[in-house]
The prediction has a mean pLDDT of 82. c-di-GMP-I riboswitch aptamer from a Gammaproteobacteria bacterium, 82 nucleotides, folded computationally.
RNA sequence: GGUGUUUAAGGGCAAACCCGCCGCAAGGCGGGGACGCAAAGCCUCCGGUCUCAGGCCUCUCUGAGAUAGCGGGGUUGCCGGC
Numbered sequence: 001g002g003u004g005u006u007u008a009a010g011g012g013c014a015a016a017c018c019c020g021c022c023g024c025a026a027g028g029c030g031g032g033g034a035c036g037c038a039a040a041g042c043c044u045c046c047g048g049u050c051u052c053a054g055g056c057c058u059c060u061c062u063g064a065g066a067u068a069g070c071g072g073g074g075u076u077g078c079c080g081g082c
Stems, first nucleotide, its partner, number of pairs: 002082001012037002017032006035069001041075003045072003048067007
């Protein structure tokens, strides 16, 4: 790198929802719980979406934050056959 298997093996993570705590909020953390996920491990560099504040009052801008389970990108990792 290619091809086959992928109904392998050992496992891993954990949506919604509930309880507690933090936050103006989006949302986050812990416990319970499983919708799903071969990177649903990690990272805000790019785009998207969401929250807050200011601006503009035509157009839609700027900053701060959130989302890595919205994509792209970067990076690291587990197992098996040829």
Taxonomically the source falls in Gammaproteobacteria (Bacteria, Pseudomonadati, Pseudomonadota).